[in-house]
Context: one part of a larger RNA
RNA sequence: CUGGGCGUAAAGUGUGCGCAGGCGGCCUCGCAAGUCAAGUGUGAAAGCCCCGGGCUUAACCUGGGAACUGCGCUUGAAACUACGGGGCUCGAGUGUGGCAGAGGGAGGUGGAAUUCCACGUGUAGCGGUGAAAUGCGUAGAGAUGUGGAGGAACACCGAUGGCGAAGGCAGCCUCCUGGGCCAACACUGACGCUCAUGCACGAAAGCGUGGGGAGCAAACAGGAUUAGAUACCUGGUAGUCCACGCCCUAAACGAUGAUGACUAGUUGUUGGAGGAGUUAAAUCCUUUAGUAACGCAGCUAACGCGUGAAGUCAUCCGCCUGGGGAGUACGGUCGCAAGAUUAAAACUC
Numbered sequence: 001c002u003g004g005g006c007g008u009a010a011a012g013u014g015u016g017c018g019c020a021g022g023c024g025g026c027c028u029c030g031c032a033a034g035u036c037a038a039g040u041g042u043g044a045a046a047g048c049c050c051c052g053g054g055c056u057u058a059a060c061c062u063g064g065g066a067a068c069u070g071c072g073c074u075u076g077a078a079a080c081u082a083c084g085g086g087g088c089u090c091g092a093g094u095g096u097g098g099c100a101g102a103g104g105g106a107g108g109u110g111g112a113a114u115u116c117c118a119c120g121u122g123u124a125g126c127g128g129u130g131a132a133a134u135g136c137g138u139a140g141a142g143a144u145g146u147g148g149a150g151g152a153a154c155a156c157c158g159a160u161g162g163c164g165a166a167g168g169c170a171g172c173c174u175c176c177u178g179g180g181c182c183a184a185c186a187c188u189g190a191c192g193c194u195c196a197u198g199c200a201c202g203a204a205a206g207c208g209u210g211g212g213g214a215g216c217a218a219a220c221a222g223g224a225u226u227a228g229a230u231a232c233c234u235g236g237u238a239g240u241c242c243a244c245g246c247c248c249u250a251a252a253c254g255a256u257g258a259u260g261a262c263u264a265g266u267u268g269u270u271g272g273a274g275g276a277g278u279u280a281a282a283u284c285c286u287u288u289a290g291u292a293a294c295g296c297a298g299c300u301a302a303c304g305c306g307u308g309a310a311g312u313c314a315u316c317c318g319c320c321u322g323g324g325g326a327g328u329a330c331g332g333u334c335g336c337a338a339g340a341u342u343a344a345a346a347c348u349c
Base pairs, nucleotide, nucleotide: 003321004320005319006318007303008302012317014201015200016199017198021194022193023192025088026087027086028085029084030083033081034080035077036076037075038074039073040072041071042070049065050064051063052062053061054060091191092188093187094186095185096184097182098181099180103177104176105175106174107173108172109171110154115149116148117147118146119145120144121143125136126135162169163168206246207245208244209243210242211241215240216239220235221234222233223232257316258315259314260313261312262311265294266293267292268291269290270289271288272287273286274285275284276283298305299304322349323348324347331342332341333340334339
């Protein structure tokens, strides 16, 4: 250099954008760098290999041949790749017209509930557990009614339903804003795919500064149980919430990288388009983009996957190479810290 792999055995970067790099649609003309052919020069000798010869044989020595798969030059070929010129529209994109959506950001606003406060009614319990106790309550609790304060989350609708690259996103209204899908035409004319380094985003917890604090609740305190009781109960602080700045991890999962092409069907559902049907609907047919359940071929160690592939192919990237030591040590980079990232070896089985 090569091989075999990556749903569950080791292995898909958490996700996207994207420079370099790699790869790249159809037709035509040119060129001849790659490529191919012929000729020629060179490719020292020895060695290896083949055919002979000489030492009694062999090792050894020796003659000839082949080989030296390479490189240079000349001439030629033009399918393919590269390069240059011209063109095309199927890939990609733009415009026009519609459609759905918890996609994102900001501001406003609503009701239910919990807690607390005030007042009214009212009296002895409430709460909690396996049973209790701590706790609350005659200074009037719990219950109930009225009013008020404040914070957080949005019942029903609600759904293997929708949107988003992923993380994720749910009361309602307004403003700003990203993406997607469908239909028919018009336009640009390969503008594409992937992507090391890089950049951006990235749940929860955690950190910094300043707010906020109803409920919940690590730590902590008390009460029980118990051999012990870090579990149970009563309280309760960080935190959970907001703004700004960090952290950058996860069973970040579909444990399945991205893009494109091809390969039986059936059923449900969401968004759109066309047609049939209807007063309007319902319903049915065709098609398209999602999202689910089965299933042929094929694949798979099996489980299972199966047009949304784990099938059949192509391009590019990431990753794996026995278990432990270890995702550790050391060093580097990043971070306020916590730590993250990159990442061994001895030894051992």
Small-subunit ribosomal RNA, central domain from an uncultured Burkholderiales bacterium, 349 nucleotides, folded computationally. It matches the Rfam family "Bacterial small subunit ribosomal RNA". Its mean pLDDT, the model's own confidence on a scale to 100, is 91.